This is a predicted structure of a 339-nucleotide part of an RNA (small-subunit ribosomal RNA, central domain) from Gracilaria eucheumatoides. Rfam family: Bacterial small subunit ribosomal RNA. On this family, see Yusupov et al., Science 2001: "Crystal structure of the ribosome at 5.5 A resolution". Gene Ontology terms of the family: ribosome and structural constituent of ribosome.
[in-house]
Context: one part of a larger RNA
RNA sequence: UUAGGCGUAAAGAAUAUGUAGGUGGGAACUUGUCUUUUGGUUGAAAUUUUAAACUUUAACUUUAAAUUAGCUAAAAAAAUGAUUUUCUAGAGUUUAAGAAAAGAUUAUGGAAUUUUAAGUGUAACAGUAAAAUGUUUUGAUAUUUAAAAGAACCUCUAUAGUGAAAACAAUAGUCUAUAAUAAAACUGACAUUGAGAUAUUAAAGCAUGGGUAGCAAAAGGGAUUAGAUACCCCUGUAGUCCAUGCCCUGAACGAUGAGUGUUAAUUUUUGGUUAUUCAAAAAUAAAGCUAACGCAUUAAACACUUCGCCUGGGAACUACGAUCGCAAGAUUAAAACUC
Repeated sequence: UUAGGCGUAAAGAAUAUGUAGGUGGGAACUUGUCUUUUGGUUGAAAUUUUAAACUUUAACUUUAAAUUAGCUAAAAAAAUGAUUUUCUAGAGUUUAAGAAAAGAUUAUGGAAUUUUAAGUGUAACAGUAAAAUGUUUUGAUAUUUAAAAGAACCUCUAUAGUGAAAACAAUAGUCUAUAAUAAAACUGACAUUGAGAUAUUAAAGCAUGGGUAGCAAAAGGGAUUAGAUACCCCUGUAGUCCAUGCCCUGAACGAUGAGUGUUAAUUUUUGGUUAUUCAAAAAUAAAGCUAACGCAUUAAACACUUCGCCUGGGAACUACGAUCGCAAGAUUAAAACUC
């Protein structure tokens, strides 16, 4: 490379948008392409293949035929490209009534925690398997009142809902987006996938400036232990929070790319609909598939379009180089050698 694959064996990119490219609805006209058939013409000779003659046979020799192709003319049916016209089943726009922790921002709220001040009050509190470090007669812990601060939002809460993913939960306002449903109207293939690209991207981390109640890497101390750079306990700084800018990783998982069509049933939930039912999320399960486990209208079934990726284990999510980054590092990515 071919071929076979990608839930768990190697393999679906973290997610979306979208350029080039690939692929792509119905009908009609015109014109190309491709395929087939027929005719013409070219395809030198030798060689090659087949047949015949010569030769006892063969070889040699001679004769005849063949040689898939190109050009050109005509015809035929399907497929397909392009131009033009047209249609509404795909796609989109408008309208209506709902649903929702979707996003951004502003304001407000109560419980708890800690701290501060004051009152009451007296000897312990805290912590553990047990202790100790620690706090406390300079009056702690407890309790009452007042004040301040920061972070998180109990119940409702669900097998629920929303979002492309990451993710999203106190209450209210403002701004913004998407999806589903219903009935029409409008546009008329405007679709799908998507190399490169762009945007978003948990936690940790970085830069600058704020903030710091609780928790808590590092660090200190107490225990445990043979040791204990740990697990347990007492403290505790970055950080966690906010604004702005970076970083761009993850078991970023449904370990299952996106889109379209087809294919038994049953139960439950969510949103809409007068209803039939439509869309979404789950649990069983037939056919079918699978190495098995299992999947099974949300397919891992049956097909098509398209992108990404895999090709024995280790060395190696590494080295070197390149690009990006303030850095940490990220992306891309070998070989020797070895089994």

It is recorded under the gene name rns. The prediction has a mean pLDDT of 84. The full RNA is in RNAcentral, with records from ENA and SILVA.